Molecule: SAM riboswitch aptamer (S box leader)
Organism: Streptosporangiaceae bacterium
RNA sequence: CGCUCAUCCAGAGGGGUGGAGGGACCGGCCCGAAGAAGCCCCGGCAACCAUCGCGUCGACGCGCGUCAGGCGAGGUCGCGCGACAGGUGCCAACUCCGGCCCACGGCCAGCAGGCCGCUGGGGCAGAUGAGGA
Repeated sequence: CGCUCAUCCAGAGGGGUGGAGGGACCGGCCCGAAGAAGCCCCGGCAACCAUCGCGUCGACGCGCGUCAGGCGAGGUCGCGCGACAGGUGCCAACUCCGGCCCACGGCCAGCAGGCCGCUGGGGCAGAUGAGGA
């Protein structure tokens, strides 16, 4: 950054400093002087990437063989499982809930349609990681 992919119902907070905001935006609803954001220290959670191990044999490569189908090993990538905690990230509330569309239920309405939901699905946006430009 009008880019790509994956994930987002799990988990994990104390102290110092600071002094009024914070939860991206909008609406709601929350958190906050029993101290918000920011910064520092310590601790923790998780396991995206890296690293390592085991498995697998899908792709490529290797060896053997067949008219052909194939067989073997397991090198790289992929995939699955595990270990670790080096690079990030995170530690109120499902990404706090909703926002657009659809379905379902309820209500209103003469139709068109509208409203509500402590119901589900898909999207938008956002966040984080790994890449790309």